[in-house]
RNA sequence: UCACCGAAAAGGCAGAGUCCGGGCGACCGGGCGACGCAAAGCCACCUUCUCCUGCAGGAGACAGAGGGGUUACCGAA
Numbered sequence: 001u002c003a004c005c006g007a008a009a010a011g012g013c014a015g016a017g018u019c020c021g022g023g024c025g026a027c028c029g030g031g032c033g034a035c036g037c038a039a040a041g042c043c044a045c046c047u048u049c050u051c052c053u054g055c056a057g058g059a060g061a062c063a064g065a066g067g068g069g070u071u072a073c074c075g076a077a
Stems, first nucleotide, its partner, number of pairs: 005075002012037002017032006035064001041070003045067003048061005
């Protein structure tokens, strides 16, 4: 220095719920709020989900559902 790993330190994100608003819908935005997260940073490729539409097919949603890809703070054992 790099990989694995995850003690400490410095920080970061923001679940459920609730209020207001948007959408046919999945779901999304803002406020409050923190359940938790070592990638709960990013990516829609696959599964999952919604709508057209019953099928093929098409258009969408979701990264804190799972898989996968990619980048990254710190430095004990």